[in-house]
Context: one part of a larger RNA
Molecule: small-subunit ribosomal RNA, 3' major domain
Organism: Flavobacteriales bacterium
RNA sequence: UGACGGGGGCCCGCACAAGCGGUGGAGCAUGUGGUUUAAUUCGAUGAUACGCGAGGAACCUUACCAGGGCUUGAACGUACGUUGACAGGGGCGGAAACGUCCUCUUCUUCGGACAACGUGCGAGGUGCUGCAUGGCUGUCGUCAGCUCGUGCCGUGAGGUGUCGGGUUAAGUCCCAUAACGAGCGCAACCCCUACUGUUAGUUGCCAGCGGAUAAUGCCGGGGACUCUAACGGAACUGCCCGCGUAAGCGGUGAGGAAGGUGGGGACGACGUCAAGUCAUCACGGCCCUUACGUCCUGGGCUACACACGUGCUACAAUGGCGAGGAACAAUGGGAAGCUACCGCGUGAGCGGAUGCUGAUCUCCAAAACUCGUCUCAGUUCGGAUCGGAGUCUGCAACCCGACUCCGUGAAGCUGGAAUCGCUAGUAAUCGCAUAUCAGCCAUGAUGCGGUGAAUACGUUCCCGGGCCUUGUACA
Numbered sequence: 001u002g003a004c005g006g007g008g009g010c011c012c013g014c015a016c017a018a019g020c021g022g023u024g025g026a027g028c029a030u031g032u033g034g035u036u037u038a039a040u041u042c043g044a045u046g047a048u049a050c051g052c053g054a055g056g057a058a059c060c061u062u063a064c065c066a067g068g069g070c071u072u073g074a075a076c077g078u079a080c081g082u083u084g085a086c087a088g089g090g091g092c093g094g095a096a097a098c099g100u101c102c103u104c105u106u107c108u109u110c111g112g113a114c115a116a117c118g119u120g121c122g123a124g125g126u127g128c129u130g131c132a133u134g135g136c137u138g139u140c141g142u143c144a145g146c147u148c149g150u151g152c153c154g155u156g157a158g159g160u161g162u163c164g165g166g167u168u169a170a171g172u173c174c175c176a177u178a179a180c181g182a183g184c185g186c187a188a189c190c191c192c193u194a195c196u197g198u199u200a201g202u203u204g205c206c207a208g209c210g211g212a213u214a215a216u217g218c219c220g221g222g223g224a225c226u227c228u229a230a231c232g233g234a235a236c237u238g239c240c241c242g243c244g245u246a247a248g249c250g251g252u253g254a255g256g257a258a259g260g261u262g263g264g265g266a267c268g269a270c271g272u273c274a275a276g277u278c279a280u281c282a283c284g285g286c287c288c289u290u291a292c293g294u295c296c297u298g299g300g301c302u303a304c305a306c307a308c309g310u311g312c313u314a315c316a317a318u319g320g321c322g323a324g325g326a327a328c329a330a331u332g333g334g335a336a337g338c339u340a341c342c343g344c345g346u347g348a349g350c351g352g353a354u355g356c357u358g359a360u361c362u363c364c365a366a367a368a369c370u371c372g373u374c375u376c377a378g379u380u381c382g383g384a385u386c387g388g389a390g391u392c393u394g395c396a397a398c399c400c401g402a403c404u405c406c407g408u409g410a411a412g413c414u415g416g417a418a419u420c421g422c423u424a425g426u427a428a429u430c431g432c433a434u435a436u437c438a439g440c441c442a443u444g445a446u447g448c449g450g451u452g453a454a455u456a457c458g459u460u461c462c463c464g465g466g467c468c469u470u471g472u473a474c475a
Base pairs, nucleotide, nucleotide: 001475002474003472004471005470007469008468009467010466011465012464013463015459016458019422020421021420022419023418026313027312028311029310030309031308032307033306034304035303042053043052064299065298066297067296068295069294070293076122077121078120079119080118081117082116083115084114088103089102090101091100092099093098106113107112124288125287127286128285129284133282134281135277136276137275138273140271145184146183147182148181149180150179151160152159153158164175165174166173190265191264192263193262195233196232197231198230199229200228201227209220210219211218236259239253240251241250242249243248315415319374320373321372322371323370325369332363333362334361337356338355341352342351343350344349381412386407387406388405389404390403391402392401428451429450430449431448432447433446434445
């Protein structure tokens, strides 16, 4: 100087407390351990691995296994040479790759181009080392810290500044001061959102006028309003009162759409964990080279006594079912696509047909509301599992897809010890969209809107963190 303490002081955080909803029990989905296996490819492992790399494992992917092939090689560059019966098509063998036979005979401005093959030089490796590395990332932590120049103090390591008194979300600011300044962080500058103005109207509006219809902005027309999207305005403790030297704090204050950082995002200091990644990529070293490279078929990654994590659906009456009824979004996507509408089918869907390269057409709501029924039961709860029949995608759904219909109707009656999330448009609850994608094992991820709470006395205690101080036989 640090680190540590079941030392002290001050302070903060959904850290506790106060509340609401879960997990741990059940069934299923998914990931992991273990076991099994020819293989169940590899990585990630307290917090900071375990719906993680996977934002799509039937083939492909694919790296694993079995079998069958190739060896300048599956791909690419370059040089030279050969051929234009090279490639393509067809037959045969074969699971295919591949082998073999038959057939068809490129273009040209004649320089060459293109394709295949041969030869040469460069191959190739998801093989090892993340403890040789770059880059990227997690975490402490959006915590308020981490340093430097000069000066001063100290023999020196080093200290001071950065401490003290206040204050703040903040090393934020004020005062004091052997320190005076500065840098990286904080904040602000950036984006979205809340209010409003201007500009602009192939979305919106009968708002005012006219036309038309069974009805609808449907048409003429309009820019008022909503909205859209570009540029501005607006919030600064600016004003008032109280407290305070000040910074600042308090107020049922005014004004205001918004008030004290308005809400959210992007943004992550010096560093820590030899943290993670050689399998995104790049790269040093080592290793393989008729194989640890490469092509193909089939299998595996989907196994199953079991254990754990994360979720979904429930155990019901603030609920289930039937619609008899009538509503209301936003983000996004759409041409090998999204599809209105019509017909067929109980349905998944199929057959027609039309609009849309999309503020124009389309995908496109559910909970909530209203009415009826069920009356506490393993039930009109719950839907696993299994049987049958189908639809769709795709060369192909046996291993191993999703969905539909009929039947079947398991466990489960609120879950031990323990444990997680959340402070407001949040939790809870309801649906919708998208990426990936032929299809999909999505209950996942990322977004979007609808409905919309309860509680916080307080900081003694648990966990993590910041500053000062103290002890130490630790570095």